[in-house]
């Protein structure tokens, strides 16, 4: 250089192939409340995410192109 894969809440992850049904869901964690003499545990609730730019479309996390970052292969 070329080819392939990946990028979603603080962390891990589902959804992507098959665009709309949900307000992007779940676990752990954070925070608040309840329970408890206190802590832990348990229960309830809150906040928190689609790497970036552009295109297609009535509608994009999802399709297309490019960029960035990470991983792998190849001489």
């Nucleotide at each position: 250089g070329c080819c392939c894969c990946c990028a979603u809440c603080g962390u891990c992850u589902a959804g992507c192939c098959u665009g709309g049904u949900c307000u992007a869901g779940g676990a752990c964690g954070u925070c608040a409340g309840g329970u408890u003499c206190u802590c832990a545990g348990c229960c309830u609730g809150u906040a928190a995410a689609c790497a970036c730019c552009g295109g297609u479309u009535c509608a994009a996390a999802u399709c297309c192109g490019g960029u960035u970052g990470g991983g792998g292969g190849u001489a």
Transfer RNA from a Candidatus Omnitrophota bacterium, 75 nucleotides, folded computationally. The sequence was found in a public genome assembly. It matches the Rfam family "tRNA". From the family's description: Transfer RNA (tRNA) molecules are approximately 80 nucleotides in length. The family's RNA type in Rfam is transfer RNA.